[in-house]
Context: one part of a larger RNA
RNA sequence: UGACGGGGGCCCGCACAAGCGGUGGAGCAUGUGGUUUAAUUCGAUGAUACGCGAGGAACCUUACCAGGGCUUGACAUGUGCAUGGCAGCCUGUGAGAGCAGGCCUUCCCGCAAGGGACGUGCACACAGGUGAUGCAUGGCUGUCGUCAGCUCGUGUCGUGAGAUGUUGGGUUAAGUCCCGCAACGAGCGCAACCCCUACUGUCUGUUGCCAUCAGGUGAAGCUGGGCACUCGGACGGAACUGCCGGUGACAAAUCGGAGGAAGGUGGGGAUGACGUCAAGUCAUCAUGGCCCUUAUGUCCUGGGCUACACACGUGCUACAAUGGCCGGUACAGCGCGCUAGCGCGAAACGGUGACGUGGAGCGAAUCGCGAAAAGCCGGUCUCAGUUCGGAUUGGAGUCUGAAACUCGACUCCAUGAAGGUGGAAUCGCUAGUAAUCGCGCAUCAGCAUGGCGCGGUGAAUACGUUCACCGGGCCUUGUACA
Repeated sequence: UGACGGGGGCCCGCACAAGCGGUGGAGCAUGUGGUUUAAUUCGAUGAUACGCGAGGAACCUUACCAGGGCUUGACAUGUGCAUGGCAGCCUGUGAGAGCAGGCCUUCCCGCAAGGGACGUGCACACAGGUGAUGCAUGGCUGUCGUCAGCUCGUGUCGUGAGAUGUUGGGUUAAGUCCCGCAACGAGCGCAACCCCUACUGUCUGUUGCCAUCAGGUGAAGCUGGGCACUCGGACGGAACUGCCGGUGACAAAUCGGAGGAAGGUGGGGAUGACGUCAAGUCAUCAUGGCCCUUAUGUCCUGGGCUACACACGUGCUACAAUGGCCGGUACAGCGCGCUAGCGCGAAACGGUGACGUGGAGCGAAUCGCGAAAAGCCGGUCUCAGUUCGGAUUGGAGUCUGAAACUCGACUCCAUGAAGGUGGAAUCGCUAGUAAUCGCGCAUCAGCAUGGCGCGGUGAAUACGUUCACCGGGCCUUGUACA
C1' cells in the first nucleotide's frame, strides 16, 4: 500500500421488513446429470451452466455410429504432359454415392501449324481437418455493476515503499455540487448531448380524416367537396430548482407551494471507467506452434442426437363457482406479406372439424393475415374427482414434405389418469409495475408451453434500517497474510 476480520462508524440496493403472485407436491413440455447404447456428436457447471450455444435434429442440418465408396480429393491457386468441346439426355447395375455404356453435339483467334478460355485424365506443389491446446492468442461475451469509482502532470511531505490531491464539514442517484484544506490543475467514468414516450405550435394533406355544404344507400367517407379535427411526417416550443415561502453557513442543497400536459434525473431505452474471476468461447470467425494425410480428409444409404430405473433446473396446464360450458355482443397495438412469380390470400361453396375448392385484391396508411381475448348481457351446472382437470390409449382423418415407422404438427369420435393449493426450503416484483388476457414477429417446407416484441384489464404494500441475512461504497482500527 492492499487484502481480510463472527472490529467500529456512516450510507445505499426488492438486501431485509410490509405486501401480491409463484416454485418445491401432480401430469406434461424442455434443458441437464446419471445410466444405457454401435452411436446416444461437441461445448456451457456456485453466484456468472442447466427453454444455455439451438432464432426451430424426420432426410439435410450433423460434427456421432454401422455399412458401401473416393484419394490432387467435396473446395482454391499454380506448373508440366495427354486428351476432348462443355453442358444436356438415355440405358444397365446399385440402398445410394458411384461404376459401366450409349446418344446428342462441335466455343474463340488462325490458311495451316499452333495458341486461348473451359472440361477430363496422369504427375507434382498442395488442398482439407467441427482434430488437441481458451493455461500460447486476437476478436467477442458474462460477472462484480450503471456500483461511483480509477488515475495522471506539476508542486509539497517522507531515506524509501509511498502519501497528499481523492481526507474533513454539509449535500447528492452520483468523486453531484458547495465550503474548508499544501495543494493547484487535468483525464477515463457520473451527468448532459442520441432514440422512444407524455403536451403543444408551424408547414404538409394521400392510400389517412369528415366538422360544415351537396348527392346517395338496406347500411357504409360510398361520391363530389374540404384539410377544421384524428392521424402520419418534418422542423420548432416547453422543465431550468426558473418563481414564492421555510430550513441552511450569506453556500451547495433540501422541504412545502403556485403555475403547468409534465417538477426536481418526468417515464423507458441505448450507453458498462481502471480492472477482477489464467471466467467463457480454437465448434461463428481469425490465429501461433502441435497432430492426421488411401485418413482425424471427403461422398453416400440407414441409424443416432428423440434411449429411460432415476435425480435436479426452467416452464406450461390444472386442482375449480372471482369457475366450467352454451348463445349474443364490444373495444387494441406492434408487426408481416412475391429475388416480378409462387408470398399474404378476401367473398362464395363443400366438410362436424383440421382443411379443401376458389381465386378477387395487394410489392400494400389503399388489399390480405384479422377472429383480439379477458370484458359485458342472458342461460345452465350446485360442490361432486364433478358438465373440474385433461394425461394416456384405441379408431378415423387433414396438412407440409421424395419420404412423417424409428421421429412432425393439427382435427374429429371414443377413452378419461394423477391432481382436493403442495414439507423443509426457495424465487420474482415498488406502478401502468406485479398479476392476468390475448395478438404479432424471427427461425421456418412443416413443427413453439421457448425467445423477442405489442397492446387490453389492472392491484396490494413500503413503519422503517434498531436487531438480523445477501451484495456494494467511504472513513477508521487490528493483523504472525501478500
Annotation:
This is a predicted structure of a 482-nucleotide part of an RNA (small-subunit ribosomal RNA, 3' major domain) from an uncultured organism. The coordinates come from a structure-prediction model, not an experiment, and the mean pLDDT is 83.